This is a predicted structure of a 264-nucleotide RNA (Bacterial large signal recognition particle RNA) from Pontiella sp. The gene name in the source record is ffs. Model confidence (mean pLDDT): 79 of 100.

RNA sequence: CUGUGCUAAACGGGCGGUUAGCGGUCGCCUGUAACCUGCAAUCCGCUGCAGCGGGGUUGAAUUCCCCUACGAGGCAGGAGGAAGGCGGUAACCUCUGGCGGAGCGCGUUGAAGUGACGGCUUUCGGAUGACGAGUGCGGGCUAAACCCGUCAGGGUCGGAAGGCAGCAGCGGUACACUUUGCUUCUCGGGUGUCCGGGAUGUCCGGAGCGGAGCGCGAAAUCGGAAUCGUUACGGCCGACCGAAUGUCGGAUAGGGGUGCACAG
Numbered sequence: 001c002u003g004u005g006c007u008a009a010a011c012g013g014g015c016g017g018u019u020a021g022c023g024g025u026c027g028c029c030u031g032u033a034a035c036c037u038g039c040a041a042u043c044c045g046c047u048g049c050a051g052c053g054g055g056g057u058u059g060a061a062u063u064c065c066c067c068u069a070c071g072a073g074g075c076a077g078g079a080g081g082a083a084g085g086c087g088g089u090a091a092c093c094u095c096u097g098g099c100g101g102a103g104c105g106c107g108u109u110g111a112a113g114u115g116a117c118g119g120c121u122u123u124c125g126g127a128u129g130a131c132g133a134g135u136g137c138g139g140g141c142u143a144a145a146c147c148c149g150u151c152a153g154g155g156u157c158g159g160a161a162g163g164c165a166g167c168a169g170c171g172g173u174a175c176a177c178u179u180u181g182c183u184u185c186u187c188g189g190g191u192g193u194c195c196g197g198g199a200u201g202u203c204c205g206g207a208g209c210g211g212a213g214c215g216c217g218a219a220a221u222c223g224g225a226a227u228c229g230u231u232a233c234g235g236c237c238g239a240c241c242g243a244a245u246g247u248c249g250g251a252u253a254g255g256g257g258u259g260c261a262c263a264g
Stems, first nucleotide, its partner, number of pairs: 001264006009058003012030005020047005035055005064257006073248004080241002084237003088233005094225005103216004113209002117205003120201001121199009131188004136182002138179003147172004155164003
């Protein structure tokens, strides 16, 4: 060096998520010549040689192991932007209280004010009515018997004359009930009218006194309230987007490393 047979090892890797951690199941990226099968999310299997069990293939190199470059992609980060939401201050608008008094009207054909009078209002008392309740009177009805009168028949006492009790019927009455009735009486109240006494005044009326004011009220201005709206200027939160930076890193490229036996 060649051939044959083996062994270590390999039959994908990475990021995220999960986990004390590792690997898997899960999501994504990348890639292939890159096996089959059982398990698994409150999960499955393990413990730094960190999936386990069963089967199969390749096999010391284009395929195993290590390093470097590059950087698909992921993660962290959060400068900055930002729809929208909340709230503050000031002014305006709105409502409201002062102050103010432009202007208009009334007034010597008599303003404000004033004390009486009348009205209105309110309260107390009386009279009378309506209404309601009760009561009395009247009307109606009303007792199988235990109410009354009269009591046929029948019963009963008597020798008889005659007497006694008494059902039905007829007549009547009490209680109770009822009633478009009334010259009964009592009571009631957000009840009508009239009469009398009192109270009140920011009210109304006409007259008296009085003798010059009175009423409405724009602008300007000083406050207060409300928080709806408009404008201006700050503040806070903020879904979402997201720069710098850091970190991991597939594929690819380059470099290095790694056995045993036998035969020639």